Predicted 3D model of a 75-nucleotide RNA (transfer RNA) from Candidatus Dojkabacteria bacterium UBA5232.
């Protein structure tokens, strides 16, 4: 240097293909209730500028280009 993946909660992932209005799950955290206490089980909470700048649309986590970072391959 080309090519291609991959970037969403504190972590691992969905949702993207085929935009549609309010991003959702599991641990983890906090609370609650069990329990002589603790741990599991069970019930609620709270937690996201969907990498990041811009375009196209009524309407973008979904598409389009640039940039960032990480990753495989080729040279």
């Nucleotide at each position: 240097g080309c090519a291609c993946c991959u970037g969403u909660a504190g972590c691992u992932c969905a949702a993207u293909c085929u935009g549609g209005a309010u991003a959702g799950a599991g641990c983890a955290a906090c609370g609650c209730a069990c329990u002589c206490c603790u741990a599991a089980c069970g019930c609620g909470u709270a937690g996201g500028u969907u990498g990041u700048c811009a375009g196209u649309u009524c309407g973008a986590u979904u598409c389009u280009g640039g940039c960032c970072a990480g990753g495989u391959g080729c040279g």
It matches the Rfam family "tRNA". Its family is annotated with triplet codon-amino acid adaptor activity in the Gene Ontology. NCBI's taxonomy places the organism under Bacteria, Bacteria candidate phyla, Candidatus Dojkabacteria.